[in-house]
Context: one part of a larger RNA
RNA sequence: UGCAUGUGGUGGAUGCCUUGGCGAUUACAGGCGACGAAGGACGUGAUAGCCUGCGAAAAGCUGCGGGGAGCUGGCAAAUGAGCUUUGAUCCGCAGAUGUCCGAAUGGGGAAACCCACCCGCAAGGGUAUUGCAUGCUGAAUACAUAGGCAUGCAAGGCGAACCCGGCGAACUGAAACAUCUCAGUAGCUGGAGGAAAAGACAUCAACCGAGAUUCCGAAAGUAGUGGCGAGCGAAAUCGGAAGAGCCUGCUAGUGAUAGCACGGGACUUAACAGAACGGCAUGGAAAGGCCGGCCACAGUGGGUGAUAGCCCCGUAUGUGAAAAGACCUGUGUGGUACUGAGCUAGCGACAAGUAGGGCGGGACACGUGAAAUCCUGUCUGAAGAUGGGGGGACCAUCCUCCAAGGCUAAAUACUCGUAAUCGACCGAUAGUGAACCAGUACCGUGAGGGAAAGGCGAAAAGAACCCCGGGAGGGGAGUGAAAUAGAUCCUGAAACCGCAUGCAU
Numbered sequence: 001u002g003c004a005u006g007u008g009g010u011g012g013a014u015g016c017c018u019u020g021g022c023g024a025u026u027a028c029a030g031g032c033g034a035c036g037a038a039g040g041a042c043g044u045g046a047u048a049g050c051c052u053g054c055g056a057a058a059a060g061c062u063g064c065g066g067g068g069a070g071c072u073g074g075c076a077a078a079u080g081a082g083c084u085u086u087g088a089u090c091c092g093c094a095g096a097u098g099u100c101c102g103a104a105u106g107g108g109g110a111a112a113c114c115c116a117c118c119c120g121c122a123a124g125g126g127u128a129u130u131g132c133a134u135g136c137u138g139a140a141u142a143c144a145u146a147g148g149c150a151u152g153c154a155a156g157g158c159g160a161a162c163c164c165g166g167c168g169a170a171c172u173g174a175a176a177c178a179u180c181u182c183a184g185u186a187g188c189u190g191g192a193g194g195a196a197a198a199g200a201c202a203u204c205a206a207c208c209g210a211g212a213u214u215c216c217g218a219a220a221g222u223a224g225u226g227g228c229g230a231g232c233g234a235a236a237u238c239g240g241a242a243g244a245g246c247c248u249g250c251u252a253g254u255g256a257u258a259g260c261a262c263g264g265g266a267c268u269u270a271a272c273a274g275a276a277c278g279g280c281a282u283g284g285a286a287a288g289g290c291c292g293g294c295c296a297c298a299g300u301g302g303g304u305g306a307u308a309g310c311c312c313c314g315u316a317u318g319u320g321a322a323a324a325g326a327c328c329u330g331u332g333u334g335g336u337a338c339u340g341a342g343c344u345a346g347c348g349a350c351a352a353g354u355a356g357g358g359c360g361g362g363a364c365a366c367g368u369g370a371a372a373u374c375c376u377g378u379c380u381g382a383a384g385a386u387g388g389g390g391g392g393a394c395c396a397u398c399c400u401c402c403a404a405g406g407c408u409a410a411a412u413a414c415u416c417g418u419a420a421u422c423g424a425c426c427g428a429u430a431g432u433g434a435a436c437c438a439g440u441a442c443c444g445u446g447a448g449g450g451a452a453a454g455g456c457g458a459a460a461a462g463a464a465c466c467c468c469g470g471g472a473g474g475g476g477a478g479u480g481a482a483a484u485a486g487a488u489c490c491u492g493a494a495a496c497c498g499c500a501u502g503c504a505u
Stems, first nucleotide, its partner, number of pairs: 001504009015490001016455002020426002022423007029415002031158002039101003042055003046079002049075003061095006070083003106115003116127004129155009162193001163191005173180001177227001203210002214241005224232002245407003249347006259333007267325003271319003277292004293310002295299001301313003356380008366392001387402005442449002462489001465476004
């Protein structure tokens, strides 16, 4: 030095576990905000670092309801001081307080800071901008108008997706590339709602007829369209989901609805009751084994020293609200302001720079084509129910409908969130980036990028005391079922490194 056997170190694979994820289903909710949000800064505890809670009334204050013996949140003990059957802690509802920043709104600003004015004894309150309304003032300039001032109301910002508009790519595909495609997608932007949009035929159809819109299945990858390439791609009609129709200006009248008040009902936001088991042996421990019982509208699930229907929490089932909420319903009130808004009478109106046309574009499955239909930048420009639009160039016949005003539930889309339940989903290199104080540490000027890191034991019983040592660490002792479970702690593979023995050199 090599090989072998044994025994260790190192290391953290594997097995087992799960507090965390992922994906669904059902119900609810679908908004918050100048009454100052979302998100933060700084404070706040007897001692107080971080998290959580809260706000100078600061792990809290008040009222009401629940509950019933301990309590002063967690990491996380300890000491101290207290509270509590005169009902605390805790849970629910309603209220009070709520520093500073932030739309941030008195002015400024390098967010959490600086500096003001007015009213008020003080406490405190007011002072942003824009829009609308009303009033007062008021130029050049006579009336006026612009402007100024005051008051009232509203808006502003945030939020995961879904929705409707506006603007709108490229990579890519066409095996290159330009029309085309990707795609009206991504992105940017305006607006709204719990859904949005659409919607009550100037629609289709075909000589038969249907009868608003939306969504799903078929028709159908059909008819078409297309450097007739790549590709794009309907409709009629049929079957389903759902189903709902309406309104109009002025005047006069009437008084239904909404709203408001009170009552009732079920529901939500705390809760309450809730059946039934013992013995023996093994073992550290029984829920496993053996023996004998019981309950069940409850044998879903979780915990308990191993696998528990009957030990605990629960579960089935039944019961329950002072307060608040949304819903249904009854009674009363209310008087046209809000609102699409009923009824009666009278008077009106029934849609013009519109339809259509020329030129240029866009949308329609349809790329200008024989190209109808819809929208319109520009130039034009009717009829007026004896009228007008459409039926895929166009004309006639025929059929069908009535544009240029408006509203409208449901069926449909989505899930930041709340509750319950589920999974031939993951099980710590997996599953969220994040099971752990993670969008953290760290990197970057910045936009931005972005980790690693779970497991002693049933219970800390976490090793008193002695010895070596400066300590670290170790040896005894003790605890424990186990300490090669000793806190770098379950199991503890391999690589890698020792020690002992044998053999070889």
A computed fold for a 505-nucleotide part of an RNA from Sphaerotilus sulfidivorans, annotated as large-subunit ribosomal RNA, domain I.
Its mean pLDDT, the model's own confidence on a scale to 100, is 84.
NCBI's taxonomy places the organism under Bacteria, Betaproteobacteria, Burkholderiales, Sphaerotilaceae, Sphaerotilus.